Model confidence (mean pLDDT): 76 of 100. TPP riboswitch aptamer (THI element), 95 nucleotides, folded computationally. The model forms 91% of the base pairs in the Rfam consensus. The sequence was found by an Rfam model in a public genome assembly.
RNA sequence: GGAAUUUAACAGGGGUGCCUCCGGCUGAGAUGCGAAAGCAAACCCUUGAACCUGAUACGGACCAUACCGGCGUAGGGAGUUAAAUUACAAAAACG
Numbered sequence: 001g002g003a004a005u006u007u008a009a010c011a012g013g014g015g016u017g018c019c020u021c022c023g024g025c026u027g028a029g030a031u032g033c034g035a036a037a038g039c040a041a042a043c044c045c046u047u048g049a050a051c052c053u054g055a056u057a058c059g060g061a062c063c064a065u066a067c068c069g070g071c072g073u074a075g076g077g078a079g080u081u082a083a084a085u086u087a088c089a090a091a092a093a094c095g
Stems, first nucleotide, its partner, number of pairs: 001094001003086008011046004017025003031040003051076003058069003
């Protein structure tokens, strides 16, 4: 010093749907390439956690949908460093 907040760097995690269809809906994000598996970009999130499972489920809307809601105090789920500010916020592990 070891508490909180904000920012940054590097690293990592995640989703990319629906349709009366060439346009439209919700959203931070529905994109491009590829036969596919995937890759990349943007976006979101890194434990006060995005997202996944349950779920080809349940209720309500809608042309339709992971559109809304419950389920959910559910079960999983990816971090280090530095600076500034604030507090006194002790101690321990640790450095």